The RNA shown here (transfer RNA) has 75 nucleotides and comes from Microgenomates group bacterium RBG_19FT_COMBO_39_10. Model confidence (mean pLDDT): 82 of 100. Lineage of the source: Bacteria > Bacteria candidate phyla. Its Rfam family is "tRNA". Rfam classes the family as a transfer RNA. About the family: Transfer RNA (tRNA) molecules are approximately 80 nucleotides in length.

[in-house]
RNA sequence: GGACGCGUAGCUCAUUGGCAGAGCGGUUGUCUUAUAAACAACAGGUACUUGGUUCGAUUCCAAGCGCGUCCACAA
Numbered sequence: 001g002g003a004c005g006c007g008u009a010g011c012u013c014a015u016u017g018g019c020a021g022a023g024c025g026g027u028u029g030u031c032u033u034a035u036a037a038a039c040a041a042c043a044g045g046u047a048c049u050u051g052g053u054u055c056g057a058u059u060c061c062a063a064g065c066g067c068g069u070c071c072a073c074a075a
Stems, first nucleotide, its partner, number of pairs: 001071007010024004018055001026042005048064005
């Protein structure tokens, strides 16, 4: 330098056009002598950035940024 993939909650990941969810984790409560486990409830996201398409974008398109894999070149 080129090709491909990925970027969504604290972590791991769904959602593939109609105002975003799960598991784990966190908080509170029940239970217990207490802790854990179990059960119930709650909180937590301007979906990497900018622009475009669309009535409507996490989703489609373009550029940029970051990460990963592979290839090439140079030393």